[in-house]
Context: one part of a larger RNA
RNA sequence: UGACGGGGGCCCGCACAAGCAGCGGAGCGUGUGGUUUAAUUCGAUGCUACACGAAGAACCUUACCCAGGCUUGACAUACAGGUGGUAGGGAUCCGAAAGGUGACCGACCCGCAAGGGAACCUGUACAGGUGUUGCAUGGCUGUCGUCAGCUCGUGUCGUGAGAUGUUCGGUUAAGUCCGCUAACGAGCGCAACCCUCGCUGCGUGUUACAUGUGUCACGCAGGACCGCCGGUAUUAAGCCGGAGGAAGGUGGGGAUGACGUCAAGUCAUCAUGCCCCUUAUGCCUAGGGCUACACACGUGCUACAUUGGCCGGUACAAAGGGCUGCAAACCCGCGAGGGGGAGCGAAUCCCAAAAAGCCGGUCCCGGUUCGGAUUGGAGGCUGAAACUCGCCUCCAUGAAGGCGGAGUUGCUAGUAAUCGCGGAUCAGCAAUGCCGCGGUGAUACAUUCCCGGGCAUUGUACA
Numbered sequence: 001u002g003a004c005g006g007g008g009g010c011c012c013g014c015a016c017a018a019g020c021a022g023c024g025g026a027g028c029g030u031g032u033g034g035u036u037u038a039a040u041u042c043g044a045u046g047c048u049a050c051a052c053g054a055a056g057a058a059c060c061u062u063a064c065c066c067a068g069g070c071u072u073g074a075c076a077u078a079c080a081g082g083u084g085g086u087a088g089g090g091a092u093c094c095g096a097a098a099g100g101u102g103a104c105c106g107a108c109c110c111g112c113a114a115g116g117g118a119a120c121c122u123g124u125a126c127a128g129g130u131g132u133u134g135c136a137u138g139g140c141u142g143u144c145g146u147c148a149g150c151u152c153g154u155g156u157c158g159u160g161a162g163a164u165g166u167u168c169g170g171u172u173a174a175g176u177c178c179g180c181u182a183a184c185g186a187g188c189g190c191a192a193c194c195c196u197c198g199c200u201g202c203g204u205g206u207u208a209c210a211u212g213u214g215u216c217a218c219g220c221a222g223g224a225c226c227g228c229c230g231g232u233a234u235u236a237a238g239c240c241g242g243a244g245g246a247a248g249g250u251g252g253g254g255a256u257g258a259c260g261u262c263a264a265g266u267c268a269u270c271a272u273g274c275c276c277c278u279u280a281u282g283c284c285u286a287g288g289g290c291u292a293c294a295c296a297c298g299u300g301c302u303a304c305a306u307u308g309g310c311c312g313g314u315a316c317a318a319a320g321g322g323c324u325g326c327a328a329a330c331c332c333g334c335g336a337g338g339g340g341g342a343g344c345g346a347a348u349c350c351c352a353a354a355a356a357g358c359c360g361g362u363c364c365c366g367g368u369u370c371g372g373a374u375u376g377g378a379g380g381c382u383g384a385a386a387c388u389c390g391c392c393u394c395c396a397u398g399a400a401g402g403c404g405g406a407g408u409u410g411c412u413a414g415u416a417a418u419c420g421c422g423g424a425u426c427a428g429c430a431a432u433g434c435c436g437c438g439g440u441g442a443u444a445c446a447u448u449c450c451c452g453g454g455c456a457u458u459g460u461a462c463a
Stems, first nucleotide, its partner, number of pairs: 001463002003460003007457001009455005015447001019411005026302008034293002042053002064288002067285004073126001077125007088105002093100002108117003128277002131275001133273001137271002139266003142262001144260001149188006155164003168179003194254004199222007225248001228242005304404001308363007320351003325344002330339003370401001375396007417440007
C1' cells in the first nucleotide's frame, strides 16, 4: 500500500422488513446430471452452467454410430504433359444411394494460319480437418455493476515503499455540488448531448372520419431550469412546502458499462501461432442416433375449482406480418380442413375471432358438468418420406391432483398479478420457450437483523 475480520462508525440496493404471486408436493413440456447405448456429437458447471450456444434435430441440418464407396480429392491456386468424337448431355444395366457402366447426341472464345485460352484427364506442389491447446492468442461476451469509482501532470511531505490531491464539514442518484484545505489543475467514468412515451405549435395531407376538417400519420420546432413564491441552511451547495403547468425536482422507459477482477467463457461463428491426421482425424452416400430411461436436479405450463366450470348473446385494443406470400365473400364438412378465388407489394386488402369483461341460463361441493394425463379407434395437414420421431381434429377413455415439508424465488406503479394478440426461426413442428404488444389492475413507505456494495477508520502472525 492492499486484502481480510463471526472490529466499531456512516450510507445505499426488493438486501431485509410489510405484503402480493409463486417454486419446493401432482401430471405434462423442456434443459442438465446419471445410467444405458454401435452412437446416444460437442461446448456451457456456485453466484456469472442447466427453455444456455439451438430465433425450429423426421431426411437435410449433423459435427456422432454402422455400412457402402473416393484418394490432387466436395473446394482454391500454380506448374508440366496430354485430349475434337474432347468438354457437356445421356437411353440401358448393376446398386440402398453415392457411384460404376456407357449405345447415342455433341460444342465455345482469340487468331488468316501456326498456335493460344476455356474445359477435362494424368502427374506434382498442395487442398481439407466442427482434430488438440481459450493456460500461446485476436475479436466478441459474462460478472462485480450503471456500483461511483479509477488515475495522471506539476508542486509539497517522507531516507524509502509511498502519501497528499481523492481526506474533513455539509449535500447529492452520483469523486454531484458547496465550504474549508499543501495543494493547484487535468483525464477516464457520473450527468448532459441520442432514441422513445406524455403536452403544444407549424408544415404536408394520397388511403381514415368526413365534405367542415385536422382526429390521425409523417417531418420540424417549443416546453421543465429548483425558473417563480414561502420556509430552512454557513444566507453556500442544497432541502421542504406552494403556485402555475400536460408534465416537478434525473418527468417515465431505453441505448450507453470507467481502471480493472475471475489464467471467467468461446480454437464449434470467425480469425489465428504451435502440435497432430494425410488411401484418413479428409470427402461422398444410405440407414440409425442426437427423441434411449430405474432415477436426481433446474426452469416452465396446466391444475386441484363456485371470485368457478359449461352454454347462448354482446362490447372495447395495441403492436406486427404478408407475392414461392396474406387470403375475404360464398359453398362442402360436427371439426381439423377442403373447394373457391375478390382484394392487397398494403394508413387502402388480408391474417383478425381479441380474451379476461358485461347480460342471461345451467351445474351445487361430489375426485364432481373440477382436472385433463394416458390409451383405443377414425380422420386432416405439411413434406419424396411422419415406423423409429411431427402437429392438428373428432368419438371414446378418463390417471395423479383436495393448494404442497425443510427451504427458496420474483416484484414498489400502470409495477406485481391476471387476460388475450403478434413476430422471428420456419415446408411442417414437438413454442408451455424467446422477443414484443396492448386490456384489467393491487399490497408496502421502516433500516434492528440476513445478503451484496461504497466511504473513511481500527487490528493483523496474510501478500